[in-house]
Molecule: transfer RNA
Organism: Myxococcales bacterium
């Protein structure tokens, strides 16, 4: 330097144009327990920036930035 892959809650994941953006571990509060572990219940935190196209964008396009991989 080309060429190809990814970018979602603190972590790891689902999602393929109209969602209450799920799920798991992790916080954090109640419940249980003499306490702790274990279990149950609830709650808090997210679409990488910037522009396009659509009535509508986490999803599609172009740009960026950042990662990871391959050739030289």
């Nucleotide at each position: 330097g080309g060429c190809c892959c990814c970018g979602u809650u603190g972590u790891c994941u689902a999602g393929c144009g109209g969602u209450u953006a799920g799920g798991a571990c992790g916080g954090u509060g109640c419940c249980c327990u003499c306490u702790c572990a274990c279990g149950g219940c609830a709650u808090a935190a997210g679409c990488c920036c910037g522009a396009g196209u659509u009535c509508g964008a986490u999803u599609c396009u172009c740009g960026g930035c950042g990662g990871g991989g391959u050739c030289a």